Model confidence (mean pLDDT): 87 of 100.
A computed fold for a 250-nucleotide part of an RNA from Pedobacter rhizosphaerae, annotated as large-subunit ribosomal RNA, domain VI.
The sequence was found in a public genome assembly.
[in-house]
Context: one part of a larger RNA
RNA sequence: CGUAGGAAUUUUGAGUGGGGCUGACCUUAGUACGAGAGGACCGGGUUGGACUAGCCUCUAGUGAAUCUGUUGUUCCGCCAGGGGCAUUGCAGAGUAGCUACGCUGGGAAUAGAUAAGCGCUGAAAGCAUCUAAGUGCGAAACUAGCCACGAGAUGAGAAUUCCAUAUAGGGCCGUAGCAGACUACUACGUUGAUAGGUUAUAGAUGUAAAGAUGGCGACAUCACAGUCGAGUAAUACUAAUCACCCGAAG
Repeated sequence: CGUAGGAAUUUUGAGUGGGGCUGACCUUAGUACGAGAGGACCGGGUUGGACUAGCCUCUAGUGAAUCUGUUGUUCCGCCAGGGGCAUUGCAGAGUAGCUACGCUGGGAAUAGAUAAGCGCUGAAAGCAUCUAAGUGCGAAACUAGCCACGAGAUGAGAAUUCCAUAUAGGGCCGUAGCAGACUACUACGUUGAUAGGUUAUAGAUGUAAAGAUGGCGACAUCACAGUCGAGUAAUACUAAUCACCCGAAG
């Protein structure tokens, strides 16, 4: 810009792409078959490999949020206790998130029409013949079925609702996100839990400072303490103010 009024929501599906892999074992059954040796088709079930999609309950990794220990040095006048710098100083743990080494799922079934092939009926050609008329079965291939996209499908579809004179609706702006390069998308904007803060807590770390008690002392106990808490819940304390702009033909 189009889809001949403007919008919001829900859709149909022309079409396009993806997927389609496979082993072993158990059973049927030591059956059919076979002198024996050996040893099935068909059917049912279990469990793997590779590939692939999603997810983070478990296991594991990361985790420059966090907690703790500790070296050197410097600063806070000194002690004690802390801050800075040294690759995040180094080291031990580690929530969320992101991940795989982890967890869950998938390939199918089924139907249609067929290929090679196997047939039935059957003439031309009194026989024979699957074929000439007619008719049946038959494959991971084909068409559906499963998953994703999909009306610029210009053949521009459909349904429901809203708006008729400045309205439906949208934008700008702001608070943010499980969304994200930007944009877009999604949630919210006081008729409010959108983010921060605060409170509580799952969880992390591992028992803070000060003091008291015990011990000659190192230290121990009071004390699962203190600190943090990207998760969860609650709470208007702070910031999402008021406005403004776009918005229709015959």